[in-house]
This is a predicted structure of a 73-nucleotide RNA (transfer RNA) from a Nitrospiraceae bacterium.
Its Rfam family is "tRNA". Rfam's curators write: Transfer RNA (tRNA) molecules are approximately 80 nucleotides in length.
RNA sequence: UCCCCUGUAGCUCAAUCGGUAGAGCGAGCGGCUGUUAACCGCUAGGUUCAAGGUUCGAGUCCUUGCGGGGGAG
Numbered sequence: 001u002c003c004c005c006u007g008u009a010g011c012u013c014a015a016u017c018g019g020u021a022g023a024g025c026g027a028g029c030g031g032c033u034g035u036u037a038a039c040c041g042c043u044a045g046g047u048u049c050a051a052g053g054u055u056c057g058a059g060u061c062c063u064u065g066c067g068g069g070g071g072a073g
Base pairs, nucleotide, nucleotide: 001072002071003070004069005068006067007066010025011024012023013022019056027043028042029041030040031039049065050064051063052062053061
């Protein structure tokens, strides 16, 4: 320098053909228990890496940049 993959909640990851973003773990509160743990229930938590574009509508498609991983020279 070029090519490929990837970036979503604190962490690990989903999200069909473009149609109003969810789960597990963790956190907070409650239940249970003599107490803790375990178990059960509830709640909060997101400008989906950034900036543009297409579209009635973008996490998803297109362009550029940035970060991470892999490959070629």